[in-house]
RNA sequence: CAUCAAGAGACGACGGAGGGACUGGCCUUAUGAUGUCGCAGCAACCUUCACUUAUGAAAGGUGCUAAUUCCAGCAGUAAUGUACUGGCAGAUG
Repeated sequence: CAUCAAGAGACGACGGAGGGACUGGCCUUAUGAUGUCGCAGCAACCUUCACUUAUGAAAGGUGCUAAUUCCAGCAGUAAUGUACUGGCAGAUG
């Protein structure tokens, strides 16, 4: 600096209680979480090729594969147990 409403794992092995960054909420989990390895897939940031306006293809380096970054946190607007916008924080490149 850019992106974060899309997409893709009810997979196998090991193993056994937490996990979703933090706080609150809400979810998820012995019908096996998190994690490591393997395999598979998604995407297209870097890269390569075609073409150069857009775009398309590939998969080498990464990333990702519950829920919008799960929602909120701070501020504002509308008008109330809600909706929207921006920001903070975070993640990836």

A computed fold for a 93-nucleotide RNA from uncultured Megasphaera sp., annotated as SAM riboswitch aptamer (S box leader). It matches the Rfam family "SAM riboswitch aptamer (S box leader)". Its family is annotated with regulation of gene expression in the Gene Ontology. About the family: The SAM riboswitch is found upstream of a number of genes which code for proteins involved in methionine or cysteine biosynthesis in Gram-positive bacteria. Taxonomically the source falls in Megasphaera (Bacteria, Bacillati, Bacillota, Veillonellales). The RNAcentral record of the sequence draws on MGnify.